[in-house]
RNA sequence: AGCACGAACUGGCAAACUGUUUGAAAGAACAGGACGCAAAACGACCGGCCUAAGGUUUUUACUAUGGCAGCGGCGUUACCGAA
Numbered sequence: 001a002g003c004a005c006g007a008a009c010u011g012g013c014a015a016a017c018u019g020u021u022u023g024a025a026a027g028a029a030c031a032g033g034a035c036g037c038a039a040a041a042c043g044a045c046c047g048g049c050c051u052a053a054g055g056u057u058u059u060u061a062c063u064a065u066g067g068c069a070g071c072g073g074c075g076u077u078a079c080c081g082a083a
Stems, first nucleotide, its partner, number of pairs: 005081002012037002017032006035070001041076003045073003048068003054063003
């Protein structure tokens, strides 16, 4: 120094919930708030999950071109340094 790993330190992020905005919805943005997180940084490539405006339809289902990276995998990048 690299890889792996996760004790300590320094800072970091922020679930539920609430408010406002946005969106057809799922969801997202911002503010408050902390359940947690060593990649809870970034990327929908694979699997999974959510929604179904539009489309199709036997009227009830199917469908992502919409989402979730805090579901798993994978890729890229990154702080600190004990065992």

This is a predicted structure of an 83-nucleotide RNA (c-di-GMP-I riboswitch aptamer) from Vibrio stylophorae.
Its Rfam family is "c-di-GMP-I riboswitch aptamer". Rfam describes the family as follows. GEMM was predicted in a large-scale screen for bacterial structured RNA regulatory elements.
The organism belongs to Vibrio, within Bacteria.